[in-house]
RNA sequence: CCAGCCGGCCGGAUGGCCGCUCCGCCUCGGCGGAGAGGAAAGUCCGGGCUCCAUGGAGGCACGGUGCCGGAUAACCUCCGGCGGGGGCGACCCCAGGGAAAGUGCCACAGAAAGCAAACCGCCGGCGGUUCGCCGCCGGCAAGGGUGAAAGGGUGCGGCAAGAGCGCACCGCGCGGCCGGCAACGGUCGCGGCACGGCAAACCCCACCGGGAGCAAGACCGAAUAGGGGCGGUGCGGGGCGACCCAGGUCCCGCCUCCAGACCGACCGCCCGGGUUGGUUGCUCGAGGCGUCCGGCAACGGCCGCCCCAGAGGAAUGGCCAUCGCGCAGGCUUCGGCCUGCCCUACAGAACCCGGCUUACAGGCCGGCUGGCGCU
RNA sequence: GCGCCCGUAGCUCAGCUGGAUAGAGCGUUGCCCUCCGAAGGCAAAGGUCGGACGUUCGAAUCGUCUCGGGCGCGCCA
Numbered sequence: 001c002c003a004g005c006c007g008g009c010c011g012g013a014u015g016g017c018c019g020c021u022c023c024g025c026c027u028c029g030g031c032g033g034a035g036a037g038g039a040a041a042g043u044c045c046g047g048g049c050u051c052c053a054u055g056g057a058g059g060c061a062c063g064g065u066g067c068c069g070g071a072u073a074a075c076c077u078c079c080g081g082c083g084g085g086g087g088c089g090a091c092c093c094c095a096g097g098g099a100a101a102g103u104g105c106c107a108c109a110g111a112a113a114g115c116a117a118a119c120c121g122c123c124g125g126c127g128g129u130u131c132g133c134c135g136c137c138g139g140c141a142a143g144g145g146u147g148a149a150a151g152g153g154u155g156c157g158g159c160a161a162g163a164g165c166g167c168a169c170c171g172c173g174c175g176g177c178c179g180g181c182a183a184c185g186g187u188c189g190c191g192g193c194a195c196g197g198c199a200a201a202c203c204c205c206a207c208c209g210g211g212a213g214c215a216a217g218a219c220c221g222a223a224u225a226g227g228g229g230c231g232g233u234g235c236g237g238g239g240c241g242a243c244c245c246a247g248g249u250c251c252c253g254c255c256u257c258c259a260g261a262c263c264g265a266c267c268g269c270c271c272g273g274g275u276u277g278g279u280u281g282c283u284c285g286a287g288g289c290g291u292c293c294g295g296c297a298a299c300g301g302c303c304g305c306c307c308c309a310g311a312g313g314a315a316u317g318g319c320c321a322u323c324g325c326g327c328a329g330g331c332u333u334c335g336g337c338c339u340g341c342c343c344u345a346c347a348g349a350a351c352c353c354g355g356c357u358u359a360c361a362g363g364c365c366g367g368c369u370g371g372c373g374c375u
Numbered sequence: 376g377c378g379c380c381c382g383u384a385g386c387u388c389a390g391c392u393g394g395a396u397a398g399a400g401c402g403u404u405g406c407c408c409u410c411c412g413a414a415g416g417c418a419a420a421g422g423u424c425g426g427a428c429g430u431u432c433g434a435a436u437c438g439u440c441u442c443g444g445g446c447g448c449g450c451c452a
Base pairs, nucleotide, nucleotide: 001371002370003369004368005367006366007365008364009363010362012323013322014321015320016319017318018317020035021034022033023032024031025030037346041357042356044355045354046353047352048351049213050212051211052210054259055258056257057256058255059254060253062209063208064207065206066205067081068080069079070078071077082096083094084093085092086091097204098203102202103201104198105197106196119144120143121140122139123138124137125136126135127134128133152170153169154168155167156166157165171193172191173190174189175188176187177186178185179184217280218279219278220277227271228270229269230268231267232266233265236245237244238243247263248262249261250260273451274450287306288305289304290303292301293300294299324343326341327340328339329338330337331336376448377447378446379445380444381443382442385401386400387399388398403419404418405417406416407415425441426440427439428438429437
């Protein structure tokens, strides 16, 4: 210098004028303060919070997760490893449990596609022969061919030809030992090989999961007809009585049990009627920044400092000036100077957090790899 | 905020569950028929299956992400 890999950050600054929302003062008309994002987005996951009186145990169904260890409030997230795959490399990718529990599927082609099979072929025997070969019987699975996939691979031996038939190495399975918390790795021995693939097909195993959502929920106010229809279950027993037994509703898929609460009728659907107000929840929170400590890291801990939008049909805007970034052109004494354009992209809080994913003009920083050149 | 559905030829749809050939009707174009047209008959063209990545031998179909469009519900009594 070229090509590339990984990680992080910014995404204009200051001032003036005119406006908008909220808060605080107050001499009621002003003054002062605060005012979008890294994704506020998609709503794809996980939680907090609130209600469904509540708490506990179990089964079925449904959904989700899926190598191991850790982090975390939790997670389909993150970190560190393991195994597999790709790349010369930096590095990147993986829904990565179970296919010797069962069911199912594997089109076309091919002889045969799942407790295999023999088309061409190889070999032996017998018979025939026009000496090219042909037929029958038997052996084989090396070679060819089909296919995504053909019941281990390479080599040597062996054989009529062959074949784990025998042996060595590799692969696979089982067992022991060693290392590791573990996934797994290493090594030794045994087994001639049985066990094809698909679970993002059903399924099995392990673990997790009650439902609804700030239009949750609470309070105040206004208005109307606390009206009507249909369906389901029930309206039981004892006692003079208090009450007891039985029944129903209590986790918005179903069922069972225990404790407890409530009911005297309850539940569901439909028609009709009314209101489209105010306050609260509402922003101090698993909060941000910085030093130090523990940890490889994710992260955790101590201390200090800070308060950082709370609107609600929905504020956060517009103009000008200066500086600054970038682009284009011109001049140049190569230090810069002048002029013009532009400040733009993606996008905008709506109860709040932790993630994921997606979008993004322009620009900056750090680490690393490969190649070339020079010293 | 929550729930659900759809995207396949110019238009309307099937195929997706259960993977292996992309199809139907209307429309378009050409030819036949007719004096001409309509109707009818024959034939043809026309597809990134909204997009990307993955699973698989194989994806319109299965999975994940994403883009676009549409529908429904909510308060009081």